This is a predicted structure of a 72-nucleotide RNA (transfer RNA) from an Armatimonadota bacterium.
RNAcentral holds the sequence, with entries from ENA.
Rfam family: tRNA. By type it is a transfer RNA.
The organism belongs to Armatimonadota, within Bacteria.
Model confidence (mean pLDDT): 83 of 100.

RNA sequence: GCCGCCAUGGCGCAGGGGUAGCGCACGUCUUUGGUAAAGACGAGGUCGUGAGUUCGAAUCUCACUGGUGGCU
Numbered sequence: 001g002c003c004g005c006c007a008u009g010g011c012g013c014a015g016g017g018g019u020a021g022c023g024c025a026c027g028u029c030u031u032u033g034g035u036a037a038a039g040a041c042g043a044g045g046u047c048g049u050g051a052g053u054u055c056g057a058a059u060c061u062c063a064c065u066g067g068u069g070g071c072u
Stems, first nucleotide, its partner, number of pairs: 001071007010024004018055001026042005048064005
C1' cells in the first nucleotide's frame, strides 16, 4: 500500500428495516445468628462518528475513526 472482519449498558454477546434484549457484574429487598448461595424487584446503552436511502435505520449504502486478520 491492497483486501476482509469487528465496533450494541461496567464486561461478554444477541438482534440483519417498525423506537434494543440475554448472561455475568451492580443496587434494594426476602431468606440466615452472620456471610455465601438462592429468589423477587430495579437502575444502567439515543447501538464508534458523520452523511445518504426510506414514512421509519442498531439493521441497507458511502466516507472517516479505532481494533483485528490476511496479502505484498